Context: one part of a larger RNA
RNA sequence: GAGUAACGAUAAAGGGGGUGAAAAACCUCCUCGCCGGAAGACCAAGGGUUCCUGUCCAACGUUAAUCGGGGCAGGGUGAGUCGGCCCCUAAGGCGAGGCCGAAAGGCGUAGUCGAUGGGAAACGGGUUAAUAUUCCCGUACUGACACACAUUGCGAUGGGGGGACGGAGAAGGCUAGAUGAGCCAGGCGUUGGUUGUCCUGGUGAAAGGGCGUAGGCGGUGACUUUAGGUAAAUCCGGAGUUGCAACGCUGAGACCCGAGACGAAGGUACUACGGUACCGAAGUCAUUGAUGCCCUGCUUCCAGGAAAAGCCUCUAAGCUUCAGAUGUGUGUGAACCGUACCCCAAACCGACACAGGUGGUCGGGUAGAGAAUACCAAGGCGCUU
Repeated sequence: GAGUAACGAUAAAGGGGGUGAAAAACCUCCUCGCCGGAAGACCAAGGGUUCCUGUCCAACGUUAAUCGGGGCAGGGUGAGUCGGCCCCUAAGGCGAGGCCGAAAGGCGUAGUCGAUGGGAAACGGGUUAAUAUUCCCGUACUGACACACAUUGCGAUGGGGGGACGGAGAAGGCUAGAUGAGCCAGGCGUUGGUUGUCCUGGUGAAAGGGCGUAGGCGGUGACUUUAGGUAAAUCCGGAGUUGCAACGCUGAGACCCGAGACGAAGGUACUACGGUACCGAAGUCAUUGAUGCCCUGCUUCCAGGAAAAGCCUCUAAGCUUCAGAUGUGUGUGAACCGUACCCCAAACCGACACAGGUGGUCGGGUAGAGAAUACCAAGGCGCUU
């Protein structure tokens, strides 16, 4: 230079009350403004206590601070079903023997790892200051093991089936959601009107079990035979004979049970004035309607769109009074790890409480073709001078 520039999006503040040494910024109430395919809600990654409560204000916070993602202390994360672990494999890694190589080492078979993929099973309500598909209540479901009863050819690291998959397009049937009416509860205007076709609020319901519909796909059963499926096979495949036209498989949704639980205002009792406990109405219909479900479907196209296990079936060795298998019932058991909180952000990546970056899910109303845009709801904020 200079008490100058700056104080990090121009979404915006004003007032009453409280606390306090002190209040533009903290708490609370009223009004105003901003976002609303987000500036709301929930996950993954990443972070690692930042969560909740009490207390403190030196430093941190671009100002003050009684406040805080700051200091100190205490508390908080509850699972057979969510995710992992587990079983299975992809790219890829490692790799007994093996091959190659002066050495170090390289490659690679059998194997063994490796999710971003495949594989059993849970929903609704309630509850905490802070967790909940985890606790509680109610109602379910799935493996494993043991026992009982009934029936019985069981058996795999091997065979077969299945799992099992692309893009685009179109139509139909539904549902979530939304809207309106009805119903229930409350209200009747301190400014002219407002007992009315008025105003305000509520009107919600799962998994699972039963039924097997709209639709989609397919001929199907029995028998004979068989150079294939590395052995065998009653299985799969090939060939043939024959019966039956009505069925078999799949499949949303609706409907019934689940389901007298839940349920607002209000009332009653108690109260550490924050609340707690109990009582408790309506709970129907219509319209619209998805990018969700049927649909891993259908049609079509060429660039022709994972694998393996679980699962079903077949036999081999073997075992056949056993073991094993199927069905029903009862009982036992289901360990371990994660679970707080942020997650388009002041908590992650950017040296910062940084106008940048960050995958997925939900995504209401009016106008609109629309997830554009504008204004709003729920919810969240006014961006720390």
The prediction has a mean pLDDT of 82. Predicted 3D model of a 385-nucleotide part of an RNA (large-subunit ribosomal RNA, domain III) from Oceanimonas smirnovii. Rfam family: Bacterial large subunit ribosomal RNA.